[in-house]
RNA sequence: UUUAUAGAGAGUUUGAUCCUGGCUCAGGAUGAACGCUGGCGGCGUGCCUAACACAUGCAAGUCGAACGAAGCACUGUCGAAUGAGGAUUCGUCUGAAUUUGGCUUUGACUUAGUGGCGGACGGGUGAGUAAUGCGUGAGCAACCUGCCUUUCAGAGGGGGACAACAGUUGGAAACGACUGCUAAUACCGCAUGACAUAUCGAGGUCGCAUGGUCUUGAUAUCAAAGAUUUAUCGCUGAAAGAUGGGCUCGCGUCUGAUUAGUUAGUUGGUGAGGUAACGGCUCACCAAGACUGCGAUCAGUAGCCGGACUGAGAGGUUGAACGGCCACAUUGGGACUGAGAUACGGCCCAGACUCCUACGGGAGGCAGCAGUGGGGAAUAUUGGGCAAUGGGCGAAAGCCUGACCCAGCAACGCCGCGUGAAGGAAGAAGGUUUUCGGAUUGUAAACUUCUUUUAUCAGGGACGAAGAAAGUGACGGUACCUGAUGAAUAAGCCACGGCUAACUACGUGCCAGCAGCCGCGGUAAUACGUAGGUGGCAAGCGUUAUCCGGAUUUACUGGGUGUAAAGGGCGCGUAGGCGGGGAUGCAAGUCAGAUGUGAAAUCUAUGGGCUUAACCCAUAAACUGCAUUUGAAACUGUAUCUCUUGAGUGUCGGAGAGGUAGACGGAAUUCCUAGUGUAGCGGUGAAAUGCGUAGAUAUUAGGAGGAACACCAGUGGCGAAGGCGGUCUACUGGACGAUAACUGACGCUGAGGCGCGAAAGCGUGGGGAGCAAACAGGAUUAGAUACCCUGGUAGUCCACGCCGUAAACGAUGAAUACUAGGUGUAGGAGGUAUCGACCCCUUCUGUGCCGGAGUUAACACAAUAAGUAAUCCACCUGGGGAGUACGACCGCAAGGUUGAAACUCAAAGGAAUUGACGGGGGCCCGCACAAGCAGUGGAGUAUGUGGUUUAAUUCGAAGCAACGCGAAGAACCUUACCAGGGCUUGACAUAUACAGGAAUAAGAUAGAGAUAUCUUAGCUCUUCGGAGUCUGUAUACAGGUGGUGCAUGGUUGUCGUCAGCUCGUGUCGUGAGAUGUUGGGUUAAGUCCCGCAACGAGCGCAACCCCUGUGAUUAGUUGCCAGCACGCAAAGGUGGGAACUCUAAUCAGACUGCCGGUGAUAAAUCGGAGGAAGGUGGGGAUGACGUCAAAUCAUCAUGCCCUUUAUGUCUUGGGCUACACACGUACUACAAUGGCUGUAACAGAGGGAAGCGAAGCAGUGAUGCUAAGCGGAACCCAAAAAGCAGUCUCAGUUCGGAUUGAAGGCUGAAACUCGCCUUCAUGAAAGCGGAAUUGCUAGUAAUGGCAGGUCAGCAUACUGCCGUGAAUACGUUCCCGGGCCUUGUACACACCGCCCGUCACACCAUGAGAGUUGGGAAUACCCGAAGCCUGUGAGCUAACUUUUAAAGAGGCAGCAGUCGAAGGUAGAAUCAAUGAUUGGGGUGAAGUCGUAACAAGGUAGCCGUAUCGGAAGGUGCGGCUGGAUCACCUCCUUU
Repeated sequence: UUUAUAGAGAGUUUGAUCCUGGCUCAGGAUGAACGCUGGCGGCGUGCCUAACACAUGCAAGUCGAACGAAGCACUGUCGAAUGAGGAUUCGUCUGAAUUUGGCUUUGACUUAGUGGCGGACGGGUGAGUAAUGCGUGAGCAACCUGCCUUUCAGAGGGGGACAACAGUUGGAAACGACUGCUAAUACCGCAUGACAUAUCGAGGUCGCAUGGUCUUGAUAUCAAAGAUUUAUCGCUGAAAGAUGGGCUCGCGUCUGAUUAGUUAGUUGGUGAGGUAACGGCUCACCAAGACUGCGAUCAGUAGCCGGACUGAGAGGUUGAACGGCCACAUUGGGACUGAGAUACGGCCCAGACUCCUACGGGAGGCAGCAGUGGGGAAUAUUGGGCAAUGGGCGAAAGCCUGACCCAGCAACGCCGCGUGAAGGAAGAAGGUUUUCGGAUUGUAAACUUCUUUUAUCAGGGACGAAGAAAGUGACGGUACCUGAUGAAUAAGCCACGGCUAACUACGUGCCAGCAGCCGCGGUAAUACGUAGGUGGCAAGCGUUAUCCGGAUUUACUGGGUGUAAAGGGCGCGUAGGCGGGGAUGCAAGUCAGAUGUGAAAUCUAUGGGCUUAACCCAUAAACUGCAUUUGAAACUGUAUCUCUUGAGUGUCGGAGAGGUAGACGGAAUUCCUAGUGUAGCGGUGAAAUGCGUAGAUAUUAGGAGGAACACCAGUGGCGAAGGCGGUCUACUGGACGAUAACUGACGCUGAGGCGCGAAAGCGUGGGGAGCAAACAGGAUUAGAUACCCUGGUAGUCCACGCCGUAAACGAUGAAUACUAGGUGUAGGAGGUAUCGACCCCUUCUGUGCCGGAGUUAACACAAUAAGUAAUCCACCUGGGGAGUACGACCGCAAGGUUGAAACUCAAAGGAAUUGACGGGGGCCCGCACAAGCAGUGGAGUAUGUGGUUUAAUUCGAAGCAACGCGAAGAACCUUACCAGGGCUUGACAUAUACAGGAAUAAGAUAGAGAUAUCUUAGCUCUUCGGAGUCUGUAUACAGGUGGUGCAUGGUUGUCGUCAGCUCGUGUCGUGAGAUGUUGGGUUAAGUCCCGCAACGAGCGCAACCCCUGUGAUUAGUUGCCAGCACGCAAAGGUGGGAACUCUAAUCAGACUGCCGGUGAUAAAUCGGAGGAAGGUGGGGAUGACGUCAAAUCAUCAUGCCCUUUAUGUCUUGGGCUACACACGUACUACAAUGGCUGUAACAGAGGGAAGCGAAGCAGUGAUGCUAAGCGGAACCCAAAAAGCAGUCUCAGUUCGGAUUGAAGGCUGAAACUCGCCUUCAUGAAAGCGGAAUUGCUAGUAAUGGCAGGUCAGCAUACUGCCGUGAAUACGUUCCCGGGCCUUGUACACACCGCCCGUCACACCAUGAGAGUUGGGAAUACCCGAAGCCUGUGAGCUAACUUUUAAAGAGGCAGCAGUCGAAGGUAGAAUCAAUGAUUGGGGUGAAGUCGUAACAAGGUAGCCGUAUCGGAAGGUGCGGCUGGAUCACCUCCUUU
């Protein structure tokens, strides 16, 4: 500067993350339908299904200026009849009018028929058709064309009929038949005749060929019609144009290969016929071709296009309305007429159907407009008009026109308008909600003022009508304009968990229901239903269906393939695709210009017209295409020449488990023979089966046979892959290095194709030592079709032939080029240096590791790419169903290759993260084990629990972490349970109203008592109003140890007094997250030190607090008493003392502080000194983040639910105390470390007034009587006991004390159920305890007693206290629990996880199936309508001809033949439906059996194959790592 104006995402896999990937949503559209609702107008649209059947009406006629005839009207005229009126001589005459007949004239009159033109247009539908179609562009030198236009020429003269009509006649009808008459622009000869046609010539010219065209000569053939108002209109021949058609060609035009071969008029030729015309279009003959992987044939589906919808576009879908083309007209066939048809409202035949019928025969075709039935989710009036536009006929007037223009119906769509506007807070009432204060509906309403679109009424009133005038309007008294009344006539639908704008209440309670996806609902549902409120759209709103979009989810634009779906097992190679450097030509691709075309409408832009818009009009642009032509020559292509670097050849050289065949070798196993030798061998976790006294195993010697080749051996070598390993020989393939002699792009890839291809398996024949599927036996086990053991057959081996698959893997196709390095290793070459070798350097090829950029979802890859480019091939498109079914091909079989669908789910999956877990690993700790001591488990008893029982045995607690627990104490009470008896505003609280004066106490009676009745006694204050208290009645309400600890608060247990749990900032990572917190040490400790992309901090640890251990100071009563004094039988008893003990307050002390060793010189640790105490001195209190839906609704509190003359409350009695049994926790024992008896010893800590209770007395004793002291360093409980001494002497005892009897005591209304104690008597089990299991590391265990709380009474329990007072710890292998790091994971409700298969049941879709039924398309044969064509035509015959009255030409009927629709028969193929039975598959809250997989999943798993087994599965052979752990080797990194 020019051009253009354009692209949004979200939900859902997980504990969380990133990715892959599907599913779903938000948008737009529709010929739509359905639900709810509905005011108006404009413009459009309206059977998508049954191309199903159709009643009725209409949709194609017109021309009398082609013709005859008939009719009507008119003119004239001639009659006949009736006859108003008039005249009258009354005889009659005249005569309007009416009726009627003949002739005639005229007519813009009507029309059945002949004739002409039109019925081939217009209108409908989309069945068929995948190409005789359509679109686009060409061609016809191979064609036709009525009406129209232009030009030239012409129209002479004749003839014979047939309708109509008349008569006769058949038939029910439809419709005919015969005889006779007649006209024409109907029909037929003749004449004329070329710029026509045909044949034969001559010449020119043009074309890609056949050939065309022009000029010219000759011969032959063929025309015509009139009408009329005299203007014209018609007629014939020819030429040309225009229009409309016909034919041909290029390109494009759906799906399926589970359709791969198709084709006999088929392909071509010659000749003939036919056609308007080319052509196998048809026929005769000849040849054997033609089409096809660039998809023939077959099958399925479908009218095609301009366009429409969507989309940023590229595309995808679609083909209603409008426009172009095609096809069809009840189904199939056929021709006729005609300019044109193989003819929607024509004909013939056949089939089906409907109707009429006199049963003989006939009629019909709405996919024209309306309309009807039917089908369907669903689609309109049996309307008006030819006024406009257009069409047919006509000279014209005009007629016809369901084309068309209008109206009607339908919110079916698009567009526009309205349902009022402004003010209005007491924020009314009502509704909803509420924490009861309020909030909200809400300026919304009411009310005030204003407006009148729309609707209604009234008045006026079009354009559309063209041409000179006049006339002509269905719509329509419509649009529009004016006026009037009055807010008057007019709002719904959907949604409100997220996506997605919009929230509360009630009801319901995994029910009813919702749901587009995720999902909601199991008693507090913003998700169901209703209400209020809110949001969105609005005369509509939602739903359903379909298409595009989003979806880059088929990727041309614009995707991928190591692990997510996806690289072929590997090579050779065909077609195809792609292809090195230089030069020249051409111009197919390519690029540029021009021309033609790309119909109109549509879209876009700009203007314009309806009040605006939708709608309509004009102009422009566009139509991205095709064709022709001119040019350019860089690139691709092509042709020629040339080059050497790609590729190949030659020469020289070394390396190698490369291949095939043959020969040879030693070790070992097994077997055989012989010797020695004797009782076992073998095998395992442990055993057994097995072998062995008939001599095994072991050992020695000899022999046989088969298979495999130790060490070397190596992320070493070779090969395309599979794969290849003793030695030697023969043959043979490939790669590599050096050289640069030769060829000169010969190259790369490679659909189909061909070949190779582990193991297993198959066939035939050998071989068979070892090993070893199957099988047998033994073990293991609940079982063990397994793992282990003993045997053992196919097989493994060889030859030949099949099979053709593997985790055939680097899960990575081939080839080429480029892009930092480092370090090994194998083969080769060169260089420097050197006497030489090694070393070193450079380079090529192969094979590894590390690593930068880059890539990647990450892991990782990284010159051997998964990087950067470009080429070719293969493959993928959610999971399952399924690599299955069917089909086809291959195979001897096993099976392989190719390879779906129905149905079902919202995921399936990859990588990485944090946890948790592991019958994974490492480190560490703990009375965890070990070392010890004492127990429990056995007995009896106590106590708790389970179970059982019961009217009730109230309830809770349930592994550790329930079970001497709640309960620190059930005779009544407690008490919640059971039976019985009572009460109902209540045993208890608050409030109101009314009534009342009692309440209460004592006594009596009844009763089991509660309670009831009676008697007696009997209110307080007062300002005199009343108040308080109480009783009764009534109403609100009380009450509940009723439910839910899975609605909760609080409290508690547990891991665990374990050392952990986190945060801020920074850094790393796309992210979840990581780092810090890991590492090296150390600790009781995430304690501390060091290091470190971390630096800090918090909760925990530790410390601070209490008790205890030492000392000091202060203070001495109730405590103490050394010294002084008094004093008792004795005694701190007294004076006094303040030393000691003690009491209780304050301090001190301990900190690895000091020394030495070790250690990184650190932290720390070991030893020592001092010290009362030494490394946390001992003990207590103290419990991080969290886990267990842990415990508790019965401590308490509390939501919700339930109950209300009862699930509340009172009361009596009973029960919680039962008892075949099982378990836990204790006590007492089994005895001499003891029992009994005696005895002048020594504590601490507590308690005491409804109390402790001394002393004294009584009693054997429990205890009683009496009673001092003490609310306590004072008095009492209170005696401490183990101890010490004596005795007993191993027994069921002088052990043990259960049980029982008798007699008592105490508490208490009350000891029967059901208390404790005493005395006497009785004297059970039990002799140290199986499997198993508990506690404890020092003042601890063990043992001894004492005290307290609860409590009227009741302690073997619990909580404390002191006395006596041990043993052992090598150590961390193992069991249990825990912490940290690491590893695997398919777990995350987190291993009490997840999860596989059979079987059983229900449902669903599907495969096979003896078959059965039906459809479509073909094939062969039979029959053969109509009809065209051909032949015949003895029958019939107007036009012409000629002799003539009969022939001929010509024609027709009839007959025959080819073809031929429908129909019939047959056998195949194919597609559906169905089928007893059967196979697997899928789905389904709680079925059965096992436990295969995920951790080393408890035998590592998986792949292929074979075999076996209820099932998962097991085993054999070969392969893979997508296996954990440990060790070794090699390599790498760092030093």